[in-house]
RNA sequence: AGAGUAGACCAGACGAUCGCUGGAUUUUUAAUCUGGAGGAAAGUCCGAACACCACAGGGCAGGGUGCUCCGUAACACGGAGUCGCGGUGACGCGAAGGAAAGUGCAACAGAAAGCAAACCGCCUGGCACCAAUUCGUGCCGGGUAAGGGUGAAACGGCGCGGUAAGAGCGCACCAGUUCCUCGGGUGACCGGGGAAGCUCGGCAAACCCCACCCGGUGCAAGACCAAAUAGGGAAGCGUUUGAGGGUCGCCCGCCCGAGCUUCCGGGUAGGUCGCAAGAGGUGUCGGGUAACCGACAUCCACAGAUGAAUGAUCGUCACCCGGCAGGGGUAACCCGAUCCGGGAACAGAAUUCGGCUUACGGGCUACUCUGACC
RNA sequence: CGGGGCGUGGCGCAGCCUGGAAGCGCGCCUGCUUUGGGAGCAGGAAGUCGGAAGUUCAAAUCCUCUCGCCCCGACCA
Numbered sequence: 001a002g003a004g005u006a007g008a009c010c011a012g013a014c015g016a017u018c019g020c021u022g023g024a025u026u027u028u029u030a031a032u033c034u035g036g037a038g039g040a041a042a043g044u045c046c047g048a049a050c051a052c053c054a055c056a057g058g059g060c061a062g063g064g065u066g067c068u069c070c071g072u073a074a075c076a077c078g079g080a081g082u083c084g085c086g087g088u089g090a091c092g093c094g095a096a097g098g099a100a101a102g103u104g105c106a107a108c109a110g111a112a113a114g115c116a117a118a119c120c121g122c123c124u125g126g127c128a129c130c131a132a133u134u135c136g137u138g139c140c141g142g143g144u145a146a147g148g149g150u151g152a153a154a155c156g157g158c159g160c161g162g163u164a165a166g167a168g169c170g171c172a173c174c175a176g177u178u179c180c181u182c183g184g185g186u187g188a189c190c191g192g193g194g195a196a197g198c199u200c201g202g203c204a205a206a207c208c209c210c211a212c213c214c215g216g217u218g219c220a221a222g223a224c225c226a227a228a229u230a231g232g233g234a235a236g237c238g239u240u241u242g243a244g245g246g247u248c249g250c251c252c253g254c255c256c257g258a259g260c261u262u263c264c265g266g267g268u269a270g271g272u273c274g275c276a277a278g279a280g281g282u283g284u285c286g287g288g289u290a291a292c293c294g295a296c297a298u299c300c301a302c303a304g305a306u307g308a309a310u311g312a313u314c315g316u317c318a319c320c321c322g323g324c325a326g327g328g329g330u331a332a333c334c335c336g337a338u339c340c341g342g343g344a345a346c347a348g349a350a351u352u353c354g355g356c357u358u359a360c361g362g363g364c365u366a367c368u369c370u371g372a373c374c
Numbered sequence: 375c376g377g378g379g380c381g382u383g384g385c386g387c388a389g390c391c392u393g394g395a396a397g398c399g400c401g402c403c404u405g406c407u408u409u410g411g412g413a414g415c416a417g418g419a420a421g422u423c424g425g426a427a428g429u430u431c432a433a434a435u436c437c438u439c440u441c442g443c444c445c446c447g448a449c450c451a
Stems, first nucleotide, its partner, number of pairs: 001370007009362002012317007020036007038346001042357002045355005050218004057252004062214005067081005082096001083094004097209002102207002104203002119148002121144009156174002159171003175199002177196008222273004232264006244256003266450003280299008319343005326335003375447007384400004394431001402418005424440003428436001
């Protein structure tokens, strides 16, 4: 210098003028003082709080999670590890239980695709051709998975023995699996020793099996006030032999129960609360590798709108980019102001928190690899 | 604010659940037929299945993220 990896951080500041909106006060319809977006307010993907439904009950169905140990109100989140994969490396990624429970799938190609298979090849038996043997050719059989070829995938690898040719058929070594055992670790797992020729393929983000978890709906939850009426008409079902309802996908159970459903019409679409002090923030100390937890101190008129406020203009400074005066160098080129011009991203609360994911500007720190020079 | 659905040639749709060759109708192009047009007959072109990662031998289909579009949801009697 180039290329990269990880982490934490900022999201312009100040002043003036003009506005918007919440609150408080008062001289009460206007003044004064004061608060006013984010790291993602976003997607709504998870988990909760809160509210209602009967107390959240039983079964089936359905859904979710899936290495280990911690953390947490909880989680599909986080931390620390294990194993596997990728990268030269810093480091990153992993829906990482089970395929020797069962069912199923594998197009095309290929002889054969799942307790496999004989197309070529190799070996071999019989018959025919040749007078006959060997060789060769043809026909009918048998053996063989070592070689060729097909495929994403062809039933361990390699060598020696063995054999008609071959084959874990036998043996040595290597890899894997299962079982036994010793040591370490809370555990996933790791390391060592031994036995068995055992070699048992892939897909579970296919059905499924195993373990654990899940009642439903969501602030348009829900509570209250106000306003308004044709509190109407028709048809069907039902009144204890019980329609229907209680928000549950279905059944059971429990409770309520005299009205219910559909159609034709009618009316209001305003306000208050829920709703801003919370699993809160900041600091110090202590525990823990860490996530996080505990104690103490301190802060809080630190957003609450409802077609929905949080803005606009100007000036100064700071930041970034390009250029210029100038400087360095033999050169390519490099540095570059108190000068000139330009830029400043993604985006905008709507009941509230904890995460995840996605969008996006900028500089900082640490580390890795490569090249050149000292 | 909350809930649900859709995206496949130019247009409207099927295929997705249960993964293997991407199809149907209308439209378009060429030829035949006709004096010419329409209709009819024959043939043809046109889609990286909204985008990006993943699982798998293999993805329109399964899974995750993302983009765009559409629909529904107040109350009284």

The prediction has a mean pLDDT of 76. This is a predicted complex of two RNAs, RNase P RNA and transfer RNA, with 451 nucleotides together. It holds a member of the Rfam family "Bacterial RNase P class A". By type it is a ribozyme. Rfam describes the family as follows. Ribonuclease P (RNase P) is a ubiquitous endoribonuclease, found in archaea, bacteria and eukarya as well as chloroplasts and mitochondria.